This is a predicted structure of a 73-nucleotide RNA (transfer RNA) from an uncultured Clostridia bacterium.
Rfam family: tRNA. It is annotated as a transfer RNA.

RNA sequence: AGGGGAGUAGCUCAACUGGCAGAGUGGUGGUCUCCAAAACCAUAGGUUGCGUGUUCGAUUCGCGUCUCCCCUG
Numbered sequence: 001a002g003g004g005g006a007g008u009a010g011c012u013c014a015a016c017u018g019g020c021a022g023a024g025u026g027g028u029g030g031u032c033u034c035c036a037a038a039a040c041c042a043u044a045g046g047u048u049g050c051g052u053g054u055u056c057g058a059u060u061c062g063c064g065u066c067u068c069c070c071c072u073g
Stems, first nucleotide, its partner, number of pairs: 001072007010025004019056001027043005049065005
């Protein structure tokens, strides 16, 4: 330098063909318990790496760009 993959909640990851952004875990509160753990219930937490375009509508499609990983030279 060229090619491919990844970036979404604190963390690990989903989201099919463009149509309400979710799960597990963790946090907070509660039930239970002599106390705790476990279990159960509830709840908060998001500029979907960034910019821009297409579209009635973008995590999803196009272009540019940043970071990380792999391959080629």